[in-house]
A computed fold for a 1380-nucleotide RNA from a metagenome, annotated as small-subunit ribosomal RNA. The prediction has a mean pLDDT of 83. Its Rfam family is "Bacterial small subunit ribosomal RNA". The sequence is in RNAcentral, with records from SILVA.
RNA sequence: AGAGUUUGAUCCUGGCUCAGAUUGAACGCUGGCGGCAUGCUUAACACAUGCAAGUCGAACGGUAACGAUGGUAGCUUGCUACCAGGCGACGAGUGGCGGACGGGUGAGUAAUACAUAGGAAUCUGCCUUAUAGUGGGGGACAACCUGGGGAAACCCAGGCUAAUACCGUAUACGCCCUUCGGGGGAAAGAAUUUCGGUGAAGGAUCGGCCCGCGUCUGAUUAGGUAGUUGGUGGGGUAAUGGCCUACCAAGCCUACGAUCAGUAGCUGGUUUGAGAGGAUGAUCAGCCACACUGGGACUGAGACACGGCCCAGACUCCUACGGGAGGCAGCAGUGAGGAAUCUUGGACAAUGGGGGCAACCCUGAUCCAGCCAUGCCGCGUGAACGAUGAAGGCCUUAGGGUUGUAAAGUUCUUUCAGCUGGGAAGAUAAUGACGGUACCAGCAGAAGAAGCCCCGGCUAACUCCGUGCCAGCAGCCGCGGUAAUACGGAGGGGGCUAGCGUUGUUCGGAAUUACUGGGCGUAAAGCGCGCGUAGGCGGAUUGGAAAGUUGGGGGUGAAAUCCCGGGGCUCAACCCCGGAACUGCCUCCAAAACUACCAGUCUAGAGUUCGAGAGAGGUGGGUGGAAUUCCGAGUGUAGAGGUGAAAUUCGUAGAUAUUCGGAGGAACACCAGUGGCGAAGGCGGCUCACUGGCUCGAUACUGACGCUGAGGUGCGAAAGCGUGGGGAGCAAACAGGAUUAGAUACCCUGGUAGUCCACGCCGUAAACGAUGAAUGCCAGACGUCGGGCAGCAUGCUGUUCGGUGUCACACCUAACGGAUUAAGCAUUCCGCCUGGGGAGUACGGCCGCAAGGUCAAAACUCAAAGGAAUUGGCGGGGGCCCGCACAAGCGGUGGAGCAUGUGGUUUAAUUCGAAGCAACGCGCAGAACCUUACCAACCCUUGACAUGGGCGUCGCGGUUUCCCGAGAGGGAUUCCUUCAGUUCGGCUGGACGCCACACAGGUGCUGCAUGGCUGUCGUCAGCUCGUGUCGUGAGAUGUUCGGUUAAGUCCGGCAACGAGCGCAACCCACACUCUUAGUUGCCAGCAUUCAGUUGGGCACUCUAAGAGAACUGCCGAUGAUAAGUCGGAGGAAGGUGUGGAUGACGUCAAGUCCUCAUGGCCCUUACGGGUUGGGCUACACACGUGCUACAAUGGCAGUGACAAUGGGUUAAUCCCCAAAAACUGUCUCAGUUCGGAUUGUCCUCUGCAACUCGAGGGCAUGAAGUCGGAAUCGCUAGUAAUCGCGUAACAGCAUGACGCGGUGAAUACGUUCCCGGGCCUUGUACACACCGCCCGUCACACCAUGGGAGUUGGGUUCACCCGAAGGCCGUGCGCCAACC
Repeated sequence: AGAGUUUGAUCCUGGCUCAGAUUGAACGCUGGCGGCAUGCUUAACACAUGCAAGUCGAACGGUAACGAUGGUAGCUUGCUACCAGGCGACGAGUGGCGGACGGGUGAGUAAUACAUAGGAAUCUGCCUUAUAGUGGGGGACAACCUGGGGAAACCCAGGCUAAUACCGUAUACGCCCUUCGGGGGAAAGAAUUUCGGUGAAGGAUCGGCCCGCGUCUGAUUAGGUAGUUGGUGGGGUAAUGGCCUACCAAGCCUACGAUCAGUAGCUGGUUUGAGAGGAUGAUCAGCCACACUGGGACUGAGACACGGCCCAGACUCCUACGGGAGGCAGCAGUGAGGAAUCUUGGACAAUGGGGGCAACCCUGAUCCAGCCAUGCCGCGUGAACGAUGAAGGCCUUAGGGUUGUAAAGUUCUUUCAGCUGGGAAGAUAAUGACGGUACCAGCAGAAGAAGCCCCGGCUAACUCCGUGCCAGCAGCCGCGGUAAUACGGAGGGGGCUAGCGUUGUUCGGAAUUACUGGGCGUAAAGCGCGCGUAGGCGGAUUGGAAAGUUGGGGGUGAAAUCCCGGGGCUCAACCCCGGAACUGCCUCCAAAACUACCAGUCUAGAGUUCGAGAGAGGUGGGUGGAAUUCCGAGUGUAGAGGUGAAAUUCGUAGAUAUUCGGAGGAACACCAGUGGCGAAGGCGGCUCACUGGCUCGAUACUGACGCUGAGGUGCGAAAGCGUGGGGAGCAAACAGGAUUAGAUACCCUGGUAGUCCACGCCGUAAACGAUGAAUGCCAGACGUCGGGCAGCAUGCUGUUCGGUGUCACACCUAACGGAUUAAGCAUUCCGCCUGGGGAGUACGGCCGCAAGGUCAAAACUCAAAGGAAUUGGCGGGGGCCCGCACAAGCGGUGGAGCAUGUGGUUUAAUUCGAAGCAACGCGCAGAACCUUACCAACCCUUGACAUGGGCGUCGCGGUUUCCCGAGAGGGAUUCCUUCAGUUCGGCUGGACGCCACACAGGUGCUGCAUGGCUGUCGUCAGCUCGUGUCGUGAGAUGUUCGGUUAAGUCCGGCAACGAGCGCAACCCACACUCUUAGUUGCCAGCAUUCAGUUGGGCACUCUAAGAGAACUGCCGAUGAUAAGUCGGAGGAAGGUGUGGAUGACGUCAAGUCCUCAUGGCCCUUACGGGUUGGGCUACACACGUGCUACAAUGGCAGUGACAAUGGGUUAAUCCCCAAAAACUGUCUCAGUUCGGAUUGUCCUCUGCAACUCGAGGGCAUGAAGUCGGAAUCGCUAGUAAUCGCGUAACAGCAUGACGCGGUGAAUACGUUCCCGGGCCUUGUACACACCGCCCGUCACACCAUGGGAGUUGGGUUCACCCGAAGGCCGUGCGCCAACC
């Protein structure tokens, strides 16, 4: 100090999450020792038991218990019992002091509190200083005794008695009261020292009271207050005071937040943070409050009293039912609650406290010990050497790697723990709970002592196995659907370590509430606009005073803590000492720049005056023409109107059209303009009246009068509301007609509110420049509106002020963009924002007649939501262009029968794959067996096939016969043949058989693990890179633009310049010519023949090797003179000549594990291998691709000529080989002499074998079908159409596939539309990319919240009623040695 997460990628905004520290913690796993700390955060819930406040005999009367002493009795001769005397002492009692401290808790309390700094009207036991006095008397009450009541607690009556208990009296230096004459008021003794008692005056200490400043949240709490605020008199208190009372006045607090509600003890501090801040208030310390709940007083120096009293209440306990007792928020402890928090310990040895003269007693304060890894700190669990890198584990590419010097082993040490012995300080003479503790010495032996979390990124650390969106993980992003570094286990590794993780808390990171230190055009965010109150801020200059400010001094800021320096425990934690600090508050002195204040001056801000000017600024009145509609009349006749097309509608009762006249309402064409005016909303015929603001110019005046503006107040489009008018047109609602699957819409015909006017409400809009107002400053250029000045060329130029625009620099911005009219640089003031949704919603308040407006949440939920820009894709966006894409044509498919493939169904099996184009005559260039992978049955198990080992045999092989069997196979048997090399060794090779094991084998799964191959977009013209430049960046540029091309083809221009893969060319075939070569080819001329058969020849055809030829090369036109295009010539061929081969970057997780190869998984007497038979050929049906037809452009019969590929082992011999066309005849429009399905029967061929299940032929049979609905396919020239032929594979089987030639067309105006594609541009909320994204209702389940007839609990306030104890007052009984 940052990181992850929105996107295909980017920048920004913005939230969520993480890494750190912290803890009175809890939970999980684990646990050796010691030191120092901490330990009910929840129920201020209830408490059994014990203890926590007593002491004084030197205040007193006394003698219950105990012990001395004396006596008596019993005897066990030192014990028991009894008696005596108050000797030591002392229960109970009187009295004194202390129980107001110490200890606990945080319920209440938002100020009667706390913190800090001050103040005056006060009290103060014990302590202290000095002072005065302490004389003389009296009567009681407890205890005790007697009697009585009661279960008890306890109480009553009578009698006796003491005091430092109580009461007069005397005295009064001080003291108090006073009408200034006077009056009032004390005391206590005990005792050996000494300790006390009383009055009054001081001190000290502790309290009480007052006051400034500070101290949580809510305005969805805005008004509160009657003793309330003040005064006077009185009362009360230690003391001031409405503290209380009578009277008088009507005040007092509050937007700088009163009152009310909620929450909360406050502080020193603690924690976090760089700091500023934030959170917190355990332990320790200061203060406050409380003591079962509420109230109350008494006593006292002090209490309205934790372990006192009274009353009421709740609860618990005792009870004889009449009545009583109690208060752990003291220390332990119990129950309950809870995730959770200890021993019913020891001692007063120390430190303190109470009492006492003291000894001493008391002290759960305190000091110690116990429990708990709760925290902090320290130590240990061994050290050195030790490689063949042991074994085992794990991984492996099978070689090795790793665990790992780790272990074993050798040598050594003994901290801690253990055992034995010694043994403190804490204490000053005595007294030590801790404690035989700390510490020291000795002994034995590596001996007794390691775990937890993590390993996808953030974040250090990786592999295997298992699992298979299951089980599970997860702080965020996210993992898991068969190769998971993310789940579980293992090995290995990383981190920390007696702990480690998890969960919770707080701060940090978060500049994510921004004082330090943020924003508001589009991300959340400028009020719709003015006026203006409070407030905030405010021009120049002089003087004064000194509030803020600055400097210095003083006081205080408790101690502890933090920090620094020392010191003590072996170190540390911890503790001690000293310093600094405590950023604060108060006070004194000084300064006078700045701000504020007071006094004065000025004119630059602001305003006034005068003179001009522009304008749809506002209000009211009057008035004008065009148009629509309606009414009347005329002409006139069948339609009009309306639409994409129609219909509803109007019209023969006369519409529409047209002419004239009239009525009425509303709005003001042209001018008209990023023109004008206004604060905004808004304002448009003309004119009159009234009226607001603005601009320019000029002089004088006022003298800061200014800016902003919370609340407040006014204005405020449209729609809407109320009352009354008005109503031509338009037109929500509504009605009808259409459209549509529907059409509560768009379109049409009507039509009511409304729109208009007056008055009154409403108060909102994308009320927008999505940009608050004001002031100053910071390059320009070009328009336009209003005014002034100057110059002259009199319609221009220059200049100036005010408005309104465009472009653009600096600068700003995330970018887009803004840019003197800022979103720049600054200042002032106001408003607003803080993730998305829920929601501008609910509740509540205010406003409104209502509609509704305004202020304005939470639960819950998500990890995003969002802005700008980029690249793509897409668009029923645009522009340009192409393609048998459409159009123009020709021929088909879809209807029939059959063939073939597929789906479906069926089946023992109908093996599997292919699935829009781009599966479906596809894999299959050919299923009767085989193929064959499927099914049934029967067999084999190192196997049909490969390699290795051992043993045996020596040929391998062919062949005959027999038995069982469907066959595979099993068992016998005849004959032929007699391996090679050799070092002559069963030595080597080879072959066969047997055995055991490694292994073979798998057309089993995964094409979504893969290679290879292929399809497709698409033979479309695209796809990229280097360097440079631009941009924060993704990216852009280049590749865009103007032309051109089949083409990113070429030319030109250009912040680009070049290059690569594609295009083209290079390759093959065809077309022309030439050269070479003429056999098996050819035959013009010469012979010859049945025949190029032969001689001869190589001209021609042809063959096959090479060469040439075409390049927009030439001419003209056009074009930028370019690229090119058009036309022409020549040429066999002309603008890529035609056809092939050739397929960029990539897309489709496209296809194929059943061609092959291959990872992983699976089977191993079977999912492998063999055999026989069956199946792949099934058949209500649906689809694709084809064949044959429906006939006369034809069928049938006859005649009849010409090919080319290719094959046959080979060169062209030879063989396989024509048909349509053409000609002649016949048929004459029919289900036919068309068509040939189907079926019967007889044959042929192939083959072990044609039943399931082949092909062909003869005779017979003669189905559907008369040109095919919606829809749809191919083709642009030797093409379509039509005709036949060949080949592969194959025993046989073609209507299929691949080839070959014969005959041989029609049409293309053109690019609007359909489909596909390319380039540019635009929008985009898409990026799995439009087969996208996404909205709402409904159904079911669940979560949270709201409403809900109601019901219930709590808090607070007001009014009234009852009312304990207590206080005050009055009056009795009673009492009195006080007073009279």